[in-house]
RNA sequence: GCCGGGGUAGCCUAGCUGGUUGGGGCGACAGACUCAUAAUCUGUAGGUCGCGGGUUCAAAUCCCGCCCCCGGCACCA
Numbered sequence: 001g002c003c004g005g006g007g008u009a010g011c012c013u014a015g016c017u018g019g020u021u022g023g024g025g026c027g028a029c030a031g032a033c034u035c036a037u038a039a040u041c042u043g044u045a046g047g048u049c050g051c052g053g054g055u056u057c058a059a060a061u062c063c064c065g066c067c068c069c070c071g072g073c074a075c076c077a
Base pairs, nucleotide, nucleotide: 001073002072003071004070005069006068007067010026011025012024013023019057028044029043030042031041032040050066051065052064053063054062
């Protein structure tokens, strides 16, 4: 450099024929339960959906450019 896959909350991840409220688990916090802790149950907060632009009435989703990660290939004078 080329090809393919991926980037969504602190961590892991669903949502990939565009459709109006982006969910789940773990973790955090609060409460319940308990003599107490753990476990369990309930609730709450936490998201520029990698960045910028475009298409559209409407974009996590489609298109373009860029950045980063993983794998393969090529190059290595």
The RNA shown here (transfer RNA) has 77 nucleotides and comes from an Archaeoglobales archaeon. It was read from a public genome assembly. NCBI's taxonomy places the organism under Archaea, Methanobacteriati, Methanobacteriota, Archaeoglobi, Archaeoglobales. It matches the Rfam family "tRNA". It is annotated as a transfer RNA.